[in-house]
Molecule: Bacterial RNase P class A
Organism: Thiotrichales bacterium
RNA sequence: GAAGUCGACUAGACAAUCGCUAUCUAUACUUUGCUAUGCGCAGAUAUAGGUAGAGGAAAGUCCGGGCUCCGCAGAGCAGAGUGCCAGGUAACGCCUGGGAGGCGAAAUUCAGUUUUGAUAUAAGCCUAUGGAAAGUGCCACAGAAAAUAGACCGCCUAAGUAAACACUGUAUUCGUAUAGUGGGUGACGGUAAGGGUGAAAAGGUGCGGUAAGAGCGCACCGCGCAACAGGCAACUGUUUGUGGCAAGGUAAACCCCACUCGGAGCAAGACCAAAUAGGAGUACGCUAUGGGUGGCUCGCCCUGUACUCGGGUAGGUUGCUUGAGGUGUACGGUGACGUGCAUCCCAGAUGAAUGGUUGUCCACGACAGAACCCGGCUUAUCGGUCGACUUCCAAC
Numbered sequence: 001g002a003a004g005u006c007g008a009c010u011a012g013a014c015a016a017u018c019g020c021u022a023u024c025u026a027u028a029c030u031u032u033g034c035u036a037u038g039c040g041c042a043g044a045u046a047u048a049g050g051u052a053g054a055g056g057a058a059a060g061u062c063c064g065g066g067c068u069c070c071g072c073a074g075a076g077c078a079g080a081g082u083g084c085c086a087g088g089u090a091a092c093g094c095c096u097g098g099g100a101g102g103c104g105a106a107a108u109u110c111a112g113u114u115u116u117g118a119u120a121u122a123a124g125c126c127u128a129u130g131g132a133a134a135g136u137g138c139c140a141c142a143g144a145a146a147a148u149a150g151a152c153c154g155c156c157u158a159a160g161u162a163a164a165c166a167c168u169g170u171a172u173u174c175g176u177a178u179a180g181u182g183g184g185u186g187a188c189g190g191u192a193a194g195g196g197u198g199a200a201a202a203g204g205u206g207c208g209g210u211a212a213g214a215g216c217g218c219a220c221c222g223c224g225c226a227a228c229a230g231g232c233a234a235c236u237g238u239u240u241g242u243g244g245c246a247a248g249g250u251a252a253a254c255c256c257c258a259c260u261c262g263g264a265g266c267a268a269g270a271c272c273a274a275a276u277a278g279g280a281g282u283a284c285g286c287u288a289u290g291g292g293u294g295g296c297u298c299g300c301c302c303u304g305u306a307c308u309c310g311g312g313u314a315g316g317u318u319g320c321u322u323g324a325g326g327u328g329u330a331c332g333g334u335g336a337c338g339u340g341c342a343u344c345c346c347a348g349a350u351g352a353a354u355g356g357u358u359g360u361c362c363a364c365g366a367c368a369g370a371a372c373c374c375g376g377c378u379u380a381u382c383g384g385u386c387g388a389c390u391u392c393c394a395a396c
Stems, first nucleotide, its partner, number of pairs: 001392010012361007020053009030044005055367001059378002062376005067265004074298004079261005084098005099129001100127004109118003130256002135254002137250003152195002154191003160185002165182007203221006222245001223243005228237003269318004279309006290302003325344008
């Protein structure tokens, strides 16, 4: 310098002016309540000032929880979720680090010579990553045949059988004739090596063997099992032995295995005030029904439940922001993270708060607005800054 990658931060800035929400302070002695009658306490209003005020995803509502309420909160069945190993975490379908499988440039090598293609791995990226010898199902079309899976082309050959041709024997009138064998053909049968079909066709290469073939036999590789070694483990192996060998793929098909699982949700819930009609009717029932916050059964608890008509209220306060919190630092750990110390308070609206105007600058501003809170995942996205890793080239 080039190519390939990963991570962190940020998300227009500044100034002036007018304005919005929350909270604090001060003043007014305006105003309400209490009153011990002191402007003492609390509140409202007005003015002035201080402090703070939307995101990396606030989005999707896909997971996990905190919190609130219901349920004697228990047991079982069905159902649902996750799915390699070891850790982290409040927990998770999340994160970290490993394993296995796959993808992945440059260089090198091979092929080609217009272009280029193949090979193999690095950093890194991806995986809906348990079980196919428990069982059932499916694999269209093509193909002979798609898993207890076979013969389309082809190869071999018994019996039988033509010709050409060859050899031998016999006879010979020396022209030939005849018999046998080979050869050719053949196809009961053998074959699954070669070719074809297909995403996938009963391991691969070589040698021997065979009528022709085939793990039929052998050597090496591959695969299964066992031992040994390494590793907490998943798993790995320039290790050893053994077996001709286990019989495709698919579980994001049913299924099997392991682990986990109450429900509803801030419109949860609590309090205050006000008003009406403590209303009327129907059905089932009164220790058995009925009801009891996912379905069913048992258990347990309560003693009425369901539906229809009609009437009133729907206002205020709270929940509501101090947290599994942020930042800095030390130690431990490969890391996620943990522990200690110090320090900070960082939106709480309720038809819904941060906006308008002017000027300057440049990176010319994308996606986009909290509504109980937090940890994740997924999706959308204009730019800027910084750091790190792998390979190659050049120079020193």